RNA sequence: GGAGCCGGACAGAUGAUCGCCGGCCGCAGACACCGCGGUCGGAGGAAAGUCCGGGCUCCACAGGGCAGGGUGCUGGGUAACUCCCAGGGGGGGCGACCCCACGGAAAGUGCCACAGAGACCAGACCGCCGUGGUACGUCCACGGUAAGGGUGAAAAGGUGAGGUAAGAGCUCACCAGUGCCGGUGGCGACAUCGGCAGCUUGGAAAACCCCACCCGGAGCAAGACCAAAUAGGGGAGCGUCAAGAGUGGCCCGCUCGUGCUCCCGGGUAGGUCGCGUGAGGCCCCGGGCAACCGGGGUCCCCAGAGGAAUGAUCAUCACCGGUGCAAACCGGCACAGAACCCGGCUUAUGGCCUGCUCCGCCA
Repeated sequence: GGAGCCGGACAGAUGAUCGCCGGCCGCAGACACCGCGGUCGGAGGAAAGUCCGGGCUCCACAGGGCAGGGUGCUGGGUAACUCCCAGGGGGGGCGACCCCACGGAAAGUGCCACAGAGACCAGACCGCCGUGGUACGUCCACGGUAAGGGUGAAAAGGUGAGGUAAGAGCUCACCAGUGCCGGUGGCGACAUCGGCAGCUUGGAAAACCCCACCCGGAGCAAGACCAAAUAGGGGAGCGUCAAGAGUGGCCCGCUCGUGCUCCCGGGUAGGUCGCGUGAGGCCCCGGGCAACCGGGGUCCCCAGAGGAAUGAUCAUCACCGGUGCAAACCGGCACAGAACCCGGCUUAUGGCCUGCUCCGCCA
């Protein structure tokens, strides 16, 4: 100097003028509404996607099962999670580091294109060996074989020796793998060591499936209250031995119960609440590798609109880029706007800072 990896914070600031929304105070006024004045506050790290999990509201007092859905290594964290932390195993990268939909393929079914003889109770294309025939060139028939070659992403463990007609874990030694039995370390996933055994048992379950654990539903357009209005209208079905209804489907149970279900038609869709004091923010101390937990202090609290509030102008400074020796000048300043709230994940994006890795050059 270049190229990378992990992490952190920021997301412009100040002042003036005019203009918005909310709270509080004051004036006027019937203490309302409206208006005026003052003061304080007023979009995010993702507010986005709606992918998860909850708080909250209603069904509703809500049990069991089937189907269905979700998660999938271990140990922790959390209100909870498919999230986070720390580990284990596997994979990628020279490395710093990163990724994993990470239980099971000897429970079963299905799949692996094309090529190839054959793709898992899977094989004989070329070869090798034996016997017989032969026109003696070599070819044919039968039998054996899977060591060599070929096809393929992958082909019936590897090396060596023995053995054989030729071969083959056929046998043996060593190694790998698998299964079983143990030792050591660890909470555990696992790691490591030893022994025995038959010789060997591909891939993939983000294919069906098996196993373990978990799961009521609907959602702020939830829901509560007030006011007003209309036609408490009409029809059909079931039915008082029980029908019917009860917030995903089915069954059982349970509850309500003479009402219930369906169709047609009519009225209202206005106002108030829900609506922000929280698994809250900030600071400090202690515990823990960490995620996080415990304790103390502080904050009249840091938006609450209701078709939807933050706007416009000017100046200075900050940041980035360009020109320039400098002074200075010019230009720019990303992604993007709450709508019940919170914990995550994912996606979009501007520049800055710390640390670490690799490469090159100079001394």
Predicted 3D model of a 363-nucleotide RNA (Bacterial RNase P class A) from a Deltaproteobacteria bacterium. The sequence was found by an Rfam model in a public genome assembly. Model confidence (mean pLDDT): 76 of 100.